[in-house]
RNA sequence: GUGGCGAAAGGGCAAACCCGGGGAAACCCGGGGGCGCAAAGCCACGGGCCCUCGCGCCCCGCCUGGGGCGAAGGGUGGCCGGGCUGCCGAA
Repeated sequence: GUGGCGAAAGGGCAAACCCGGGGAAACCCGGGGGCGCAAAGCCACGGGCCCUCGCGCCCCGCCUGGGGCGAAGGGUGGCCGGGCUGCCGAA
């Protein structure tokens, strides 16, 4: 010096919940909050999970409603893998 690893110090992020806003929803954004996090920084590429306004088909119903399946789309990086980037410097 590089990779692994994760002690210290300084700093960083921010779950639930509450308030405001966006969305049909999952969920997201801002403020408060702080469960946790060494990539809890970034990317939906693979797997998982979640959602379904509208569309197609079917069923119930008659009401303009409800349910199921499908295609398609969306969400989650704080579910995992993978990719990219990165602070510090003990054992």
Description
The prediction has a mean pLDDT of 85. c-di-GMP-I riboswitch aptamer from Acetothermia bacterium UBA3571, 91 nucleotides, folded computationally. Rfam family: c-di-GMP-I riboswitch aptamer. Gene Ontology term of the family: cyclic-di-GMP binding. It was read from a public genome assembly, where an Rfam model found it. The model forms 95% of the base pairs in the Rfam consensus.